A computed fold for a 477-nucleotide part of an RNA from an uncultured prokaryote, annotated as small-subunit ribosomal RNA, 5' domain. The prediction has a mean pLDDT of 88. The full RNA is in RNAcentral, with records from ENA.
Context: one part of a larger RNA
């Protein structure tokens, strides 16, 4: 000397970007955080109409999303990350091309009737639809096979039409993942031996694929001092801090990966998941019970309670950018954009500006002559940044559609008016004198100061230094 997701203590006048639970991966009331399509279906309810219809709303089958987006770093020393590379793979939505869309069936839910239950919710009879579901046919192709050959497919819906918007198959392609693997990647030998699906191979299973990935028989292999095993400690990276570098430190905020979602197991669905706001089981713990059973998971975004030196509103809004549904209008979107709090930082700007000796008064030193504070003030002339107060008033978004916000900016008006502190003054280190204390009360980063004149301790006066900050105190180079 730099630097911080800092904290403390005194102080605080504006703005701008920015950043804020580093601890108990503690437990959470209470909102809100993932829905959405009537242009898939059948109903119902409603307004308007005489009607015909139309225009809206519901809960349900259906479809697409809920695997992104938001969070946290628990745990993980790993092919988890980084980086170079490979080969045996998937892929909805999208983009280019090939093909096809014939013809039939049977349920169900929703609702009727009736039960069970305190609730969660459930049974039983009966009706119904659909782009749900199921055979048939047909096969461009696509799987399988040596080869004959065997297997597999679909839905319709808008629209007067013309068309469109789907649906089946089926090659490519972008983009996204799944897997392999060379290097790197923390301590500890007061941790030297580890290892039975183990290391290999052979038949079989699995899987989107490759493979001890499973499995059954054979074979005994396979790793290790270049450090296996154990113990311990941490998400890696770009970055970030420092430092001339080389290196050390670190991994918050922002971007990429990966992990985990009350704790541990499981598997469905599904292009994708073993799924944060899915289901199932066991567990702890909360909650409601009519005691028979039930219901919950804030490491989502606000908030509470606890734990801490410590860390913010239970706010606006979809105007913008981006997701999800829809044809479309549009509705979700606590992502995101803003606002709000905190001098946390970082940057800027103010707190006045010329004059002005009788060197006023008061302090304070004093050799009592005087010296300093000190042009400082007062006075006198003037400016008005910021702030206050009136007026106007965007860009962001335009055909229209602004939370932010009557904001930012721009004009005018009053008025030095409302704005200065902390630390230090032995020496290292820029800043001295008085008094008071008297190894006392104390000071202190090192040296050390203090036992009657203490520039070292407490008060003044006086000076330095930084400044809306100034210091202390951990951390790191």
């Nucleotide at each position: 000397g730099a630097g911080c997701g800092a904290a403390c203590g005194c102080u605080g006048g504006c703005g701008g970007c920015a950043u804020g639970c580093u601890u108990a991966a503690c437990a959470c009331a209470u909102g809100c955080a993932a829905g959405u399509c009537g242009c898939a279906c059948g109903g119902u309810c409603g307004g308007c109409g005489c009607a015909a219809g139309u225009c809206g709303g519901c809960a349900g089958u259906g479809g697409c999303g809920g695997a992104c987006g938001g969070g946290u770093g628990a745990g993980g020393a790993a092919c988890g990350c980084g980086u170079a590379g490979g080969a045996a793979c998937g892929u909805g939505u999208c983009c280019a091309g090939g093909g096809g869309u014939g013809g039939g069936g049977g349920a169900u839910a929703a609702c009727g009737c009736u039960g069970g239950g305190a609730a969660a919710c459930u049974g039983g009879c009966g009706c119904u639809a659909a782009u749900a579901c199921c055979g048939c046919a047909u096969g461009u192709g696509a799987g399988c096979u040596g080869a004959g050959g065997c297997u597999c497919a679909a839905a319709g819906c808008c629209g007067a039409g013309a068309g469109g918007c789907g649906c089946c198959u089926u090659u490519g392609g972008a983009g996204c993942g799944g897997c392999c693997c060379g290097c790197g990647u923390u301590u500890g030998a007061u941790u030297a031996g580890c290892u039975a699906g183990u290391u290999g191979g052979u038949g079989g299973g699995g899987u989107a694929a490759c493979g001890g990935c499973c499995u059954a028989c054979c074979a005994a292999g396979g790793c290790u001092a270049u450090g296996a095993u154990c113990c311990g400690u941490a998400g890696c990276u770009g970055g970030u801090c420092u430092g001339a570098g080389a290196g050390g430190a670190u991994g918050a905020u922002c971007a990429g990966c990966c992990a985990c979602a009350c704790u541990g197991g499981g598997a469905c669905u599904g292009a994708g998941a073993c799924a944060c706001g899915g289901c199932c089981c066991a567990g702890a713990c909360u909650c409601c019970u009519a005691c028979g059973g039930g219901a919950g998971g804030c490491a989502g975004c606000a908030g509470u309670g606890g734990g801490g030196a410590a860390u913010a509103u239970u706010g606006g809004a979809c105007a913008a950018u981006g997701g999800g549904c829809g044809c479309a209008a549009g509705c979700c979107u606590g992502a995101u954009c803003c606002a709000g709090c905190c001098a946390u930082g970082c940057c800027g700007c103010g707190u006045g500006a010329g004059u002005g000796a009788u060197g006023a008064a008061g302090g304070c030193c004093c050799u009592a002559g005087g010296g300093u504070u000190g042009u400082a003030a007062a006075g006198c002339u003037c400016u008005u940044u910021c702030g206050c107060c009136a007026g106007g008033g965007a860009c962001g978004a335009u055909a229209a559609u602004g939370a932010c916000g009557g904001u930012a900016c721009c004009u005018g008006g009053a008025u030095a008016a409302g704005a200065a502190g902390c630390c230090c003054c032995g020496g290292c280190u820029a800043a001295c004198u008085u008094c008071g204390u008297g190894c006392c009360a104390g000071c202190a980063g090192c040296c050390g100061c203090g036992g009657u004149a203490a520039u070292a301790c407490g008060g003044a006066g006086g000076g330095u230094g930084c400044a809306a900050a100034c210091g202390u105190u951990g951390c790191u180079c």